[in-house]
This is a predicted structure of a 383-nucleotide RNA (Bacterial RNase P class A) from Phycisphaera sp. The organism belongs to Phycisphaera, within Bacteria. The sequence was found by an Rfam model in a public genome assembly. It matches the Rfam family "Bacterial RNase P class A". It is annotated as a ribozyme. Its family is annotated with dimeric ribonuclease P complex, ribonuclease P activity and tRNA processing in the Gene Ontology.
RNA sequence: UGCGUGGGCGAGGCGAUCGCCGGUCGGCCUUCGGGUCGGCGGGAGGAAAGUCCGAACACGACAGGACACGGUGGUGGGUAACGCCCACCCGGCCCGCUCCGACGGGUCGAGGGAAAGUGCCACAGAGAUCAGACCGCCGAUGGCCUCGCGGACGUCACGAGGCACAGGCAAGGGUGAAAAGGUGCGGUAAGAGCGCACCGCCCGGCUGGCGACAGACGGGGCACGGUAAACCCCACCGCGUGCAAGACCAAGCAGGGACGAGGAUCGGUCCGAUCCGCUCGAGUCCCGGGUAGGUUGCUUGAGGCCGUCGGUAACGACGGUCCUAGAGAAAUGGUCGCCGCCCUUCGGGGUAACAAAAUUCGGCUUACGACCCCACGCACCAA
Numbered sequence: 001u002g003c004g005u006g007g008g009c010g011a012g013g014c015g016a017u018c019g020c021c022g023g024u025c026g027g028c029c030u031u032c033g034g035g036u037c038g039g040c041g042g043g044a045g046g047a048a049a050g051u052c053c054g055a056a057c058a059c060g061a062c063a064g065g066a067c068a069c070g071g072u073g074g075u076g077g078g079u080a081a082c083g084c085c086c087a088c089c090c091g092g093c094c095c096g097c098u099c100c101g102a103c104g105g106g107u108c109g110a111g112g113g114a115a116a117g118u119g120c121c122a123c124a125g126a127g128a129u130c131a132g133a134c135c136g137c138c139g140a141u142g143g144c145c146u147c148g149c150g151g152a153c154g155u156c157a158c159g160a161g162g163c164a165c166a167g168g169c170a171a172g173g174g175u176g177a178a179a180a181g182g183u184g185c186g187g188u189a190a191g192a193g194c195g196c197a198c199c200g201c202c203c204g205g206c207u208g209g210c211g212a213c214a215g216a217c218g219g220g221g222c223a224c225g226g227u228a229a230a231c232c233c234c235a236c237c238g239c240g241u242g243c244a245a246g247a248c249c250a251a252g253c254a255g256g257g258a259c260g261a262g263g264a265u266c267g268g269u270c271c272g273a274u275c276c277g278c279u280c281g282a283g284u285c286c287c288g289g290g291u292a293g294g295u296u297g298c299u300u301g302a303g304g305c306c307g308u309c310g311g312u313a314a315c316g317a318c319g320g321u322c323c324u325a326g327a328g329a330a331a332u333g334g335u336c337g338c339c340g341c342c343c344u345u346c347g348g349g350g351u352a353a354c355a356a357a358a359u360u361c362g363g364c365u366u367a368c369g370a371c372c373c374c375a376c377g378c379a380c381c382a383a
Base pairs, nucleotide, nucleotide: 001379002378003377004376005375006374007373008372012339013338014337015336016335017334018333020043021042023040024039025038026037027036028035029034045354049365050364052363053362054361055360056359057242058241059240060239064275065274067272069238070237071236072235073234074088075087076086077085078084089111090109091108092107093106094105095104096103112233113232117231118230119227120226121225134173135172136169137168138167141166142165143163144162145161146160147159148158181199182198183197184196185195186194200222201220202219203218204217206215207214208213246296247295248294249293255287256286257285258284259283266281267279268278269277303322304321305320306319307318308317309316310315340351341350342349343348
């Protein structure tokens, strides 16, 4: 310098003119509902998507306990809250340094408990957790055989060699995802924590830290493998429904039938079942009729921006400043000119992907062009 990967940000600007929605000021009109004219300002995203979490707000007459059910899960902090964010701890993997170690950086973790209990670990393999002998190694000791030893035969004792029967081993090899702690030395017939050293593991207190944890020291030959996105145990959290929630106004009708309680030992109290409390109060099903019109909820917020202070940070406090969509069947647009950016045969052409508010907000997840920024990788060039 070019290309690629991942992440962050995320697009037109200015002016004129016409149109749509809303705000505000003024004039005129008004049946007081509002209409009209003019000025000024505003009008769709980083995800508005998913509807996965958490809330604000509304309703269910007012509360509490515990069970079941569901969710979260290292420690500490932030926040209105969260399954979110920040910092730290532990573990795995990768990179740098120098081969190792230490240290540093990055990334991932569904990161509480396996000594409360139950279950599972197929196949292969001898054996898969009160689990083992397939191939092998030894054969000291016992056994068998041969030779030697003294004049012959036999035998005893002794010596040497052989066999691998009895017996010993779980160190080596094999099987497997995983094999009875690892490496080394000693010891042994051959081995084995059998013993020792260093690791690993268990126990103990000490030091540092809010803590998860870490460090050094002392003791112990020493062990209960893995799996809880298996059942389960532990800790914490959780009422339900949702703006089509709800509130107000106007208009309109038509009720009928069946079952059928209890007398506080009944019923209701809104996911289920229950205790307590409260409460004179039903409940269920079937057939049929009327209405679904208007106003509101509706945008000033756990709000944005700037500065100072505190904090490693997330974030908080204080001060200043701003008002930045509210449609109602759904508005937020069209045309022209200039500029910006890209391409160009210099005539000119193009201006992108994912995608559009509907009660609001904090997150997470997913999709995605351009310019620019950050990190990494590859290639080339120069010093």